[in-house]
Molecule: c-di-AMP riboswitch aptamer (ydaO/yuaA leader)
Organism: soil metagenome
């Protein structure tokens, strides 16, 4: 002097350290700021399959019975195919989507990566007031081009 991410800033208190009129680290508290969840009216929604019956020109709709299946949140991180393993699960190829490239933003072309993980616990659509929660962690030692607008 940089990157992913909401994960930053200020003040106070205690402890420790230092190059000691101050500075740094850690725990805790408060505020700002950023981020997330819950939560009315209104609106929206109210699963799939099978048999039978009814309506109907068709598409389709309604009813009874039976069988099967929980749902949700953060995040870019979803979905599909193939091969092994055969309760678990491993690997590969793609893919929705996401990130990087050195003053910043947007767009385009080429390039390089990611495409995970965790949580709630039978419960949550949207949602004003209101309520609750988070502010971590992990990386790089490099440096493609063009256009427009800005900044310096």
């Nucleotide at each position: 002097a940089g990157c992913c991410g909401a994960a930053u800033c200020g003040c106070c208190c205690a402890g420790g350290g230092g190059c000691u009129a101050c500075c740094c680290c850690u725990c805790g508290g408060c505020g700002a700021u950023c981020g997330g969840g819950g939560a009315a009216c209104c609106c929206g929604a109210a699963g799939g399959g099978a048999u039978g019956c009814c309506u109907a020109c068709c598409c389709a709709g309604g009813c009874c019975u039976c069988c099967c299946g929980g749902g949700g949140g953060c995040g870019a991180a979803u979905c599909g195919c193939c091969g092994g393993a055969u309760u678990u699960u491993c690997g590969g190829c793609g893919u929705a989507g996401c990130g990087c490239a050195a003053c910043u933003c947007u767009u385009u072309c080429a390039g390089c990566g990611c495409g995970a993980g965790c949580c709630c616990g039978u419960c949550a659509g949207c949602u004003a007031a209101c309520c609750c929660c988070g502010a971590a962690g992990g990386c790089a030692c490099g440096c493609g081009a063009a256009a427009g607008a800005g900044a310096a």